[in-house]
Context: one part of a larger RNA
RNA sequence: UGACGGGGGCCCGCACAAGCGGUGGAGCAUGUGGUUUAAUUCGAUGCAACGCGAAGAACCUUACCUGGGCUUGAACUGCAAGUGACAUCUGGUGAAAGCCAGCCUUCCUUCGGGACACUUGUAGAGGUGCUGCAUGGCUGUCGUCAGCUCGUGCCGUGAGGUGUUGGGUUAAGUCCCGCAACGAGCGCAACCCUUGCCCUUAGUUGCCAGCAGUUCGGCUGGGCACUCUAAGGGGACUGCCCCAGAUAAUGGGGAGGAAGGUGGGGAUGACGUCAAGUCCUCAUGGCCCUUACGUCCAGGGCUACACACGUGCUACAAUGGUCGGUACAACGGGCAGCAAUACCGCGAGGUGGAGCAAAUCCCUUAAAACCGGCCUCAGUUCAGAUUGUAGUCUGCAACUCGACUGCAUGAAGUCGGAAUCGCUAGUAAUCGCGGAUCAGCAUGCCGCGGUGAUACGUUCCCGGGCCUUGUACA
Numbered sequence: 001u002g003a004c005g006g007g008g009g010c011c012c013g014c015a016c017a018a019g020c021g022g023u024g025g026a027g028c029a030u031g032u033g034g035u036u037u038a039a040u041u042c043g044a045u046g047c048a049a050c051g052c053g054a055a056g057a058a059c060c061u062u063a064c065c066u067g068g069g070c071u072u073g074a075a076c077u078g079c080a081a082g083u084g085a086c087a088u089c090u091g092g093u094g095a096a097a098g099c100c101a102g103c104c105u106u107c108c109u110u111c112g113g114g115a116c117a118c119u120u121g122u123a124g125a126g127g128u129g130c131u132g133c134a135u136g137g138c139u140g141u142c143g144u145c146a147g148c149u150c151g152u153g154c155c156g157u158g159a160g161g162u163g164u165u166g167g168g169u170u171a172a173g174u175c176c177c178g179c180a181a182c183g184a185g186c187g188c189a190a191c192c193c194u195u196g197c198c199c200u201u202a203g204u205u206g207c208c209a210g211c212a213g214u215u216c217g218g219c220u221g222g223g224c225a226c227u228c229u230a231a232g233g234g235g236a237c238u239g240c241c242c243c244a245g246a247u248a249a250u251g252g253g254g255a256g257g258a259a260g261g262u263g264g265g266g267a268u269g270a271c272g273u274c275a276a277g278u279c280c281u282c283a284u285g286g287c288c289c290u291u292a293c294g295u296c297c298a299g300g301g302c303u304a305c306a307c308a309c310g311u312g313c314u315a316c317a318a319u320g321g322u323c324g325g326u327a328c329a330a331c332g333g334g335c336a337g338c339a340a341u342a343c344c345g346c347g348a349g350g351u352g353g354a355g356c357a358a359a360u361c362c363c364u365u366a367a368a369a370c371c372g373g374c375c376u377c378a379g380u381u382c383a384g385a386u387u388g389u390a391g392u393c394u395g396c397a398a399c400u401c402g403a404c405u406g407c408a409u410g411a412a413g414u415c416g417g418a419a420u421c422g423c424u425a426g427u428a429a430u431c432g433c434g435g436a437u438c439a440g441c442a443u444g445c446c447g448c449g450g451u452g453a454u455a456c457g458u459u460c461c462c463g464g465g466c467c468u469u470g471u472a473c474a
Base pairs, nucleotide, nucleotide: 001474002473003471004470005469007468008467009466010465011464012463013462015458016457019423020422021421022420023419026314027313028312029311030310031309032308033307034305035304042053043052064300065299066298067297068296069295070294077123078122079121080120081119082118083117084116089102090101091100092099093098106115107114108113126289127288129287130286131285135283136282137278138277139276140274142272147186148185149184150183151182152181153162154161155160166177167176168175192266193265194264195263197234198233199232200231201230202229203228206224211221212220213219237260240254241253242252243251244250316416320375321374322373323372324371325370326369332363333362334361337356338355342351343350344349382413387408388407389406390405391404392403393402429451430450431449432448433447434446435445
């Protein structure tokens, strides 16, 4: 100087408390451990691995296994020699890859050769092989915590200290005051995006707002007032008033205002820590393989299953289930695409194809909600696993191993031990919708809107910041 303390002081955080809803019990989905296996490819392992890499494992992917092939090779470059084509097509063999055979056979030329392709040889190629403890880059984490440092000066033999401590204050090393310090940098804040109010500009969305027509649909004429869209601007700064305070910083209350003291949300992550993670994105040192640890193909595996754990979905019902009727979104996506009206099918879906490169058409009827009927507390008109069967769709192909539909079947489960998680406002909870990936496949992920709650405080648990104290630790 740090680190640590079941030392002290001050302070903060859904850290506790007060609540709401869960997990832990059940079934299933998914990941992991273990076991099994020819293989169940590899990585990730307290927080910070475990719906993680994977924003989609039937083939492909694919790195694994078995078997069949190739050896200058599937892709790339140079050199030397040779050939003139190679490919397509046909036949044989084969699971395919491949192998064998056949047909056909290039362009330019200064006639030296060149382009291109193939064969042979060679140098090389190739490796998701090892080392993340040789590395770059990228990332997680403490933590959006308020800290981390420097120049000069001063103090100290020196390590170092001071500044950065102190009195207040703040979300903040934020600001004020004081001070052997005076300044400065990286962080904080602000500048950026979005949302909430208003104005301007603009009107193939919207409007009967006012008029006219109407087969009643902004449908038509007509109009940009309103809604909206998307570009620009305004607006909030403790600016104003009162009180407290060192007259300061600042705090409490109030007015006005759509919004008030950082308005809400996001992006933004200091010096560093963990030899944290990644050589399977990429790049790269070293080592290793070179008729194989490279490469092509078929099939299998990554989907196994006594078991254990994590993360989720669905439930155990009456604030519910079911049937009928009625209503209200937002974000997005669409041409090898989204697909309407119509018809067929109980349905998944099919036939067909209007319209739309889209504020115009389509996906697209939002669902909870509301109104009415039935069920009346039961393993039930709860719950839906499992299984049988008949189908639909995608795709060369659904056996291993897809999703969905109809009928039948109707398991566990009656609110979950010890323990444990999330959350303070349009949040939790609950309800649907969209998108990426994608031929097909979503309870995961990323977004969107609808309905919409509960909270005295800082003694204690956990983590963190500052000061101080002890130490046999570095």

The part of an RNA shown here (small-subunit ribosomal RNA, 3' major domain) has 474 nucleotides and comes from an uncultured bacterium. The full RNA is in RNAcentral, with records from Greengenes. Its mean pLDDT, the model's own confidence on a scale to 100, is 83.